Annotation: Predicted 3D model of a 345-nucleotide RNA (Bacterial RNase P class A) from a Lachnospiraceae bacterium. The gene name in the source record is rnpB. Lineage of the source: Bacteria > Bacillati > Clostridia > Lachnospirales > Lachnospiraceae. Of the family's consensus pairs, 93% are formed in the model. Its Rfam family is "Bacterial RNase P class A". Rfam classes the family as a ribozyme.
RNA sequence: GCGGCGGGGUAUACGGUCGCGGGGAGUUUCCUUUGCGGAAACUUCACGAGGAAAGUCCGGGCUUCACAGGGCAGGAUGCCGGAUAACGUCCGGCAGGGGUAACCCUCGGGAAAGCGCAGCAGAAAACAACCGCCUCUUUUGAGGUAAGGGUGAAAAGGCAGUGUAAGAGACUACCGCCUCGCUGGUAACAGGGAGGGCAUAUGCAAGCCCCAUCCGAAGCAAGACUGAAUAGGAGCGCAGGCGGCCCGCUCAUGCUCCAGGUAAGUUGCUUGAGCCGUUCGGCGACGGACGGCCUAGACAGAUGACCGUACACGACAGAACCCGGCUUAUCGCCCCACCGCAUUU
Numbered sequence: 001g002c003g004g005c006g007g008g009g010u011a012u013a014c015g016g017u018c019g020c021g022g023g024g025a026g027u028u029u030c031c032u033u034u035g036c037g038g039a040a041a042c043u044u045c046a047c048g049a050g051g052a053a054a055g056u057c058c059g060g061g062c063u064u065c066a067c068a069g070g071g072c073a074g075g076a077u078g079c080c081g082g083a084u085a086a087c088g089u090c091c092g093g094c095a096g097g098g099g100u101a102a103c104c105c106u107c108g109g110g111a112a113a114g115c116g117c118a119g120c121a122g123a124a125a126a127c128a129a130c131c132g133c134c135u136c137u138u139u140u141g142a143g144g145u146a147a148g149g150g151u152g153a154a155a156a157g158g159c160a161g162u163g164u165a166a167g168a169g170a171c172u173a174c175c176g177c178c179u180c181g182c183u184g185g186u187a188a189c190a191g192g193g194a195g196g197g198c199a200u201a202u203g204c205a206a207g208c209c210c211c212a213u214c215c216g217a218a219g220c221a222a223g224a225c226u227g228a229a230u231a232g233g234a235g236c237g238c239a240g241g242c243g244g245c246c247c248g249c250u251c252a253u254g255c256u257c258c259a260g261g262u263a264a265g266u267u268g269c270u271u272g273a274g275c276c277g278u279u280c281g282g283c284g285a286c287g288g289a290c291g292g293c294c295u296a297g298a299c300a301g302a303u304g305a306c307c308g309u310a311c312a313c314g315a316c317a318g319a320a321c322c323c324g325g326c327u328u329a330u331c332g333c334c335c336c337a338c339c340g341c342a343u344u345u
Base pairs, nucleotide, nucleotide: 001341002340003339004338006336007335008334009333010332012310013309014308015307016306017305018304020048021047023045024044025043026042027041028040029039030038031037050316054327055326057325058324059323060322061321062219063218064217065216074215075214076213077212078211079093080092081091082090083089094108095106096105097104098103109210110209114208115207116204117203118202130149131148132145133144134143135142136141157175158174160172161171162170176198177196178195179194180193182191183190184189223267224266225265226264232258233257234256235255236254240250241249242248274293275292276291277290278289279288280287281286311314
């Protein structure tokens, strides 16, 4: 220099004017239980979307309901160890596969508990004889044989030899598989050793199933508090009625109280498994200590419009209880580590 590989950051910048949202301070007016408080208007001050706010796919906090304990059903996860509030996430390993390498990919438990399936092709898909080979037979045909051919995603351990009529784990070496034990490792696993001719040993568990672990349900329109008006209940009771009068009874309107919980208000609501910096422990995910910071909170729902300057001419997109992940969308730019090739010193 060219090509590659892994990770991180940023998300047009600066300024002005007018608006919008919630908040702090102040002024005025009104209400008022005279304590403060409440309401309205105005002035002023800072603040006001994201890396995904998205999909709502997982996990948790919080809330209400349910719940003695155990089991069944159903669902999820699935090599090993760790991180974490938790996870289907992340980190570090192992095994298998790909790449010269940096590095990348894996839906990675069990097929020796049982059932089921294996289309087409093929003789046969698990109780294998189509061609071929060998033996017998005049032919037809009968028997042996899994070495070879053909079909298929997959064909009865592989390969070399011995052996044989031809063949065959029938026998032998190596590889594979199974059993036992040793060494290293927390473990997955790795590497030696001994034994077994190889069996209930083809594949599929993203078919049923088995094993292990985990899982109560619904969601902020959850929920909590206050609570008008109207209607309802109770009490008192003026006028009126029952009356010649009194007591008493009844009682429209009215007053007081109650329950209910609608309208509305308050709360949940944003200080939180928070963010930033330094430092310590750890390979790392992450954790500890110290210091600093407060950074939207609406309820028909604010974050917009216009102007100026600059350039690389600006992508995907917009909060609604909160947080950790995953997935998907995204114009460009910057930074770091590493690998291969070529060249120079």